[in-house]
Predicted 3D model of a 494-nucleotide part of an RNA (small-subunit ribosomal RNA, 5' domain) from an uncultured bacterium. RNAcentral holds the full RNA, with entries from ENA. Model confidence (mean pLDDT): 82 of 100. Rfam family: Bacterial small subunit ribosomal RNA.
Context: one part of a larger RNA
RNA sequence: GACGAACGCUGGCGGCGUGCCUAACACAUGCAAGUCGAACGGGCGGUAGCAAUACCGUCAGUGGCGGACGGGUGAGUAACACGUGAGCAACCUGCCCUAUACACCGGGAUAACACUUAGAAAUAAGUGCUAAUACGGGAUAAGACCACGAUCGGGCAUCCGAUUGGGGUAAAAGCUUUUGCGGUAUAGGAUGGGCUCGCGUCCCAUUAGUUAGUUGGCGGGGUAACGGCCCACCAAGACUACGAUGGGUAGCCGACCUGAGAGGGUGAUCGGCCACACUGGAACUGAGAAACGGUCCAGACUCCUACGGGAGGCAGCAGUGGGGAAUAUUGGUCAAUGGGCGAAAGCUUGAACCAGCAACGCCGCGUGAGGGAAGAAGGUCUUCGGAUUGUAAACCUUUGUUGUAGUGGAGAAAGAAUGAUAGUACACUACGAGGAAGCCCCGGCAAACUAUGUGCCAGCAGCCGCGGUAAUACAUAGGGGGCAAGCGUUGUCC
Repeated sequence: GACGAACGCUGGCGGCGUGCCUAACACAUGCAAGUCGAACGGGCGGUAGCAAUACCGUCAGUGGCGGACGGGUGAGUAACACGUGAGCAACCUGCCCUAUACACCGGGAUAACACUUAGAAAUAAGUGCUAAUACGGGAUAAGACCACGAUCGGGCAUCCGAUUGGGGUAAAAGCUUUUGCGGUAUAGGAUGGGCUCGCGUCCCAUUAGUUAGUUGGCGGGGUAACGGCCCACCAAGACUACGAUGGGUAGCCGACCUGAGAGGGUGAUCGGCCACACUGGAACUGAGAAACGGUCCAGACUCCUACGGGAGGCAGCAGUGGGGAAUAUUGGUCAAUGGGCGAAAGCUUGAACCAGCAACGCCGCGUGAGGGAAGAAGGUCUUCGGAUUGUAAACCUUUGUUGUAGUGGAGAAAGAAUGAUAGUACACUACGAGGAAGCCCCGGCAAACUAUGUGCCAGCAGCCGCGGUAAUACAUAGGGGGCAAGCGUUGUCC
C1' cells in the first nucleotide's frame, strides 16, 4: 500500500459498488420454462338460431418449437483442461441469409372422449370411436449418395477438384387469408461446435524406474469425423535424469494487488473457456445432452402408506437448520434490455431492471460562518506572582448544505400507447444553529508533557524495554499530537 475481511469503541447524509472465503452439509414453503387454436380432433361455457349449424372464449390431450440457452457452484481435474499459435485433403451444424428445383397418388392407426376393471395412492389395464403439419406405402429425381468406368487439371503422403456414361438408393404438409407463414431436396454463407498438433502451465527424488491394449502394423467394427476408440491376428516395442511413474496441492485465463522496474502474490465481483448438478453407472430423444428443475438401474438419506407399494434431490431466487470470527429480503415489476413460443395481439421469464438490509469498500457533503478580552466562571498546573484551557464559550450579526413540513414533479419511452423504480431524484416555499464527533496515541523508533495514585504489585509491550516511593513507558485527570464518520486491533499478500 491492498482486502469479498473479522473484532473493539463510535456513528449524520448521499452516490456508486460489494456481500457464505467455512459444510459440493441437510433442506420446510413459494416461485425460477414455457408457448402455439393461423397444425389437429374433442370437453365445458357463452352469443345467434325452432333446429341443423356458425362464431367467440377457455381447458386437458395429439402435434410443433423451446426445456442442450439463460442462472448456480468450483467438488473433481496437473489434463490438449486452459492460454497462445497453427491444422482438418478426417468432421457436424436446428433456427437465420442467398440461390435453384419440387410438393403427385393413396393408406392404416392412436391419444383425447365414452364405458369397464385393479389400486389407499402413485398409477395401470381392457373394450369401443376419431383427427392432423402425427405415422407408414407408392410415384417423380436436376442435383445428392453408392458401386463400376472414361477424360482433364491440381496437390500435401493417404489424395483433391472438374466434365461425362449408363445402373442402383432415398423427399415433401399443409394452414391462413388475399397476402403471408410454413414443407422437401441440393449447393453456398453465417453462427456454434468436434478433433489434431507446436509452445507455455505448482511442490516433493526422503517418489527411479514405469507400461500388456501397453507401442506399432495388417484387416475389420464403430463414430459426424481421425485414431487401440474397440476387436481378431502379427511384431516387441513405448516412456524416462531435458524428471517418466508415484504422492501432495490446485479449476485455467483476461485480469487484480504490490513494485521504479524485473519480479512476487492472488484468481472475489465483471468477461472468456472448462467441469459438475444427492453418490456411482447407463443409454433414449434430438441439429445439439451422455441432459441442474428429463428417463432407467444401483446406493446412502428423507418423507407418505390401507404394509401390498410409492415420492424426493435449492452448487436457480428468496428462506430454514447446521458449521463458522463472519456474509443480506421467504420484496416489486416485466416499464427498459435480452431470451423462449407465436403470423400477430400477446403469454412467459427469481435472466434482467429496481427496491430492502449491512460504514463492507471507494468517493462527495455536513456537524455552521463572521465578529467577540471583563482574556468571565469552572477545570488543571503553580515558584502563589501567575500560566493554560482560550476567541474557545457567553453575547451580537448572519446563512440554510443537511433536517422537518408543504406545493409541484421528471428523464429513462424511439412512434400512438406502455414507468416497477416513485410521488423517488429535482425545483420552489416556510421554520430555524436547531437533530449530527469520535477513535487512537503522547519513553526512543515516531508528531505530541505535566500532576496525582500505585510501588517488580496492579499492569503495559510491535522491537528496545517500563514498574522494587519523586514512573513524561502502568491507571486516572488536565493539556497536547494524529486521523476523522470513522479510528484502532487482528489476519493475509507485496